[in-house]
Context: one part of a larger RNA
RNA sequence: UGACGGGGGCCCGCACAAGCGGUGGAGCAUGUGGUUUAAUUCGAAGCAACGCGCAGAACCUUACCAGCCCUUGACAUCCCGGUCGCGAGGAGUGGAUACACACCUCUUCAGUUCGGCUGGACCGGUGACAGGUGCUGCAUGGCUGUCGUCAGCUCGUGUCGUGAGAUGUUGGGUUAAGUCCCGCAACGAGCGCAACCCUCGCCUUUAGUUGCCAGCAUUUAGUUGGGCACUCUAGAGGGACUGCCGGUGAUAAGCCGGAGGAAGGUGGGGAUGACGUCAAGUCCUCAUGGCCCUUAUGGGCUGGGCUACACACGUGCUACAAUGGCAGUGACAAUGGGCAGCCACUCGGCGACGAGGCGCUAAUCCCUAAAAACUGUCUCAGUUCGGAUUGUUCUCUGCAACUCGAGAGCAUGAAGUUGGAAUCGCUAGUAAUCGUGGAUCAGCAUGCCACGGUGAAUACGUUCCCGGGCCUUGUACA
Numbered sequence: 001u002g003a004c005g006g007g008g009g010c011c012c013g014c015a016c017a018a019g020c021g022g023u024g025g026a027g028c029a030u031g032u033g034g035u036u037u038a039a040u041u042c043g044a045a046g047c048a049a050c051g052c053g054c055a056g057a058a059c060c061u062u063a064c065c066a067g068c069c070c071u072u073g074a075c076a077u078c079c080c081g082g083u084c085g086c087g088a089g090g091a092g093u094g095g096a097u098a099c100a101c102a103c104c105u106c107u108u109c110a111g112u113u114c115g116g117c118u119g120g121a122c123c124g125g126u127g128a129c130a131g132g133u134g135c136u137g138c139a140u141g142g143c144u145g146u147c148g149u150c151a152g153c154u155c156g157u158g159u160c161g162u163g164a165g166a167u168g169u170u171g172g173g174u175u176a177a178g179u180c181c182c183g184c185a186a187c188g189a190g191c192g193c194a195a196c197c198c199u200c201g202c203c204u205u206u207a208g209u210u211g212c213c214a215g216c217a218u219u220u221a222g223u224u225g226g227g228c229a230c231u232c233u234a235g236a237g238g239g240a241c242u243g244c245c246g247g248u249g250a251u252a253a254g255c256c257g258g259a260g261g262a263a264g265g266u267g268g269g270g271a272u273g274a275c276g277u278c279a280a281g282u283c284c285u286c287a288u289g290g291c292c293c294u295u296a297u298g299g300g301c302u303g304g305g306c307u308a309c310a311c312a313c314g315u316g317c318u319a320c321a322a323u324g325g326c327a328g329u330g331a332c333a334a335u336g337g338g339c340a341g342c343c344a345c346u347c348g349g350c351g352a353c354g355a356g357g358c359g360c361u362a363a364u365c366c367c368u369a370a371a372a373a374c375u376g377u378c379u380c381a382g383u384u385c386g387g388a389u390u391g392u393u394c395u396c397u398g399c400a401a402c403u404c405g406a407g408a409g410c411a412u413g414a415a416g417u418u419g420g421a422a423u424c425g426c427u428a429g430u431a432a433u434c435g436u437g438g439a440u441c442a443g444c445a446u447g448c449c450a451c452g453g454u455g456a457a458u459a460c461g462u463u464c465c466c467g468g469g470c471c472u473u474g475u476a477c478a
Base pairs, nucleotide, nucleotide: 001478002477003475004474005473007472008471009470010469011468012467013466015462016461019426020425021424022423023422026318027317028316029315030314031313032312033311034309035308042053043052064304065303066302067301068300069299070298073129077128078127079125080124081123082122083121084120087106088105089104090103092101093100094099109119110118111117131293132292134291135290136289140287141286142282143281144280145278147276152191153190154189155188156187157186158167159166160165171182172181173180197270198269199268200267202238203237204236205235206234207233208232211228212227213226216225217224241264244258245257246256247255248254320419324378325377326376327375328374329373336367337366338365341360342359345356346355347354348353385416390411391410392409393408394407395406396405432454433453434452435451436450437449438448
C1' cells in the first nucleotide's frame, strides 16, 4: 500500500421487511448429469453451465458410428501433355448410393500479326502443395460474460517522507453520482458520472396520398364529388431550467412545500459499461503461433446416431377448477410480415384441409385478435374440472415422416383436490393475466425477440440475511 475480520462509523441496492404471483408435489416440453450404446459428435460447470452455442438434428445440417468407395484430392496457385466448346436433355449395364463403363439428341469459345501464337474451358500426368470442426483459450488476436451503470480509477507539477509511498481523492454539508458547495500544501488535468444520441408523453409549423371527414352534396360502404379543419403519418422547431414564490440551510451547494404546466426536480424507457478482476468463456464463427495426421485424423456416399432410459437436477408449459368449464350472441388493438409469397370471396369437407379464384411488389390488398361484456347451462363431484396415454381414420409439407415431423376427427380419459425443507421474480402502466406478430424455416416452438388489451397490492423502516461504496481500526496474510 492492499486484502481480510462472526471490528467500528456513515450510506446504497426488490438485499431484507411490507405485499402480489410463482418454483419445489402432478403430467408433459426442453436442457443437463448419470447410465446405456457401434455411435449416443463437441463445447458450456457456483453466482456469471444446465429452453446455453442450436434464429428451428427425418435426408442435408453433422463434426459421431457401421459399411462401401477416392488419393494432387470436394476447393486454390504453379508446371507439362492433349482436346476445342461450355451447357442442357434422354435412355442402358453393375451397384444401396457415391461411382465405373458405353451411347444418342440440341448446341459448336474468344482474340489473332493466321504461327498451336495468346487467353479461356475441360481431360490426363508430375510434384510443390491442398485439406483437417485434430491438440493446446495455460502460447495468442478478436469477440463476450461478470463484479456493475457500481462511482470509482489515475496523471502532471508542487510539497512531505531515507524509502515503499503519502498528499491531491481526506474533512464539514449535499447528491443517483469523486454531483456540487465550503474548507484544506496543494494547484490543475485525464478516463469514468452527467449532458450531447434514439424513443414515448404536450404544442406549433411544413406536407395531404394509399391516410382523415367538421360542414355541403352523394352512397350499402369515406363509396364518389369536395376539403386537409380534425385523426394520423414523417420532417423541422418550441417546451423543463430548481426558471418563479414561501420555508429551511452557512448569505453556499442543496432540501421541503406551492403556483403555473401535457410533463417537476435525472419526466418514463433505451443505447452507452472507466482502470481493472476471474490464467473466466470461446483454437467448433473467424484469424493465428507451436505440435500432430497426409492412400488418412483428408474427401465422397448409403444407412444409423445426436430423439436411447432403473434414475437425479435446472428452466418452462398445462392443470388441479365456479373470479371457473361449456354453448350461443357479439365488440375493441398494436408491432410486424407477404411474389417459389400473403391470400379476400365462393364451393366441398364435422375438421385439419382441398378445388376454384379477386386483390396486392402493399399507409391502397391480405395475414388480423383474445381475455373482457351479455344470455343460458353445469352446482362442488376426480366432475360438463384436467387433459396425459393409447387405439383408429385422415390432412399437410417433403425424393422420403419406420427409427424420428406437425395437425384434424372419433374413441380412450392417467396423475393431479394448491404442493415438505427450501427457493425465485416484481415498486406502476410494473406484477399478474389475455391474445398477436417476427426471425430461423419445405415442414416443425410450451423456447427466443418484439407488440398491444385488461390491470393491482405494498414499502413502518434499515435491527437482521446477501452484495456493494467511503472513512477508520486490528493483523503472525501478500